[in-house]
RNA sequence: ACCUUAUCAUGAGCGGUGGAGGGACUGGCCCUGAGAAACCCGGCAACCCUGUUCGAAAGAACAGAUGGUGCUAAAUCCUGCAGAAGAUUACUCUGAAAGAUAAGGG
Numbered sequence: 001a002c003c004u005u006a007u008c009a010u011g012a013g014c015g016g017u018g019g020a021g022g023g024a025c026u027g028g029c030c031c032u033g034a035g036a037a038a039c040c041c042g043g044c045a046a047c048c049c050u051g052u053u054c055g056a057a058a059g060a061a062c063a064g065a066u067g068g069u070g071c072u073a074a075a076u077c078c079u080g081c082a083g084a085a086g087a088u089u090a091c092u093c094u095g096a097a098a099g100a101u102a103a104g105g106g
Base pairs, nucleotide, nucleotide: 002105003104004103005102006101007100008099013041015040016039017038021031022030023029025080027078028077042072043071044070047068048067049064050063051062052061053060054059076098081095082094083093084092
C1' cells in the first nucleotide's frame, strides 16, 4: 500500500509568525490582503489511555485529562451511485460509494 471495526448535525481564538492561497477528488457553492496555507501558542473533544462501580466474561456506566493521536468556517459545505417521494424540473428523505479520524491487523 492494503484489510477490519467504530464514529462523522455537538464543541473549540477579536492571539503571534507568515504572506496567497484554501475547502481530498468531480461539478457546484463558498472562505480568503478586514490576511489563505503552514508553523507556534491557546482551546475543544474523549478514540487510545487512567480510575471507580457493575459483570463469570464480552462488555457497560460514571469520572479524569500528565501521556499518544485527532480536531478547531459552512452536516464529511453540498454533490457524484442506487432507491423512495414529488409537479417527474425543483425541493425532501434513505442507503451505498468515496473521504476523514481512531484502534487493531498487515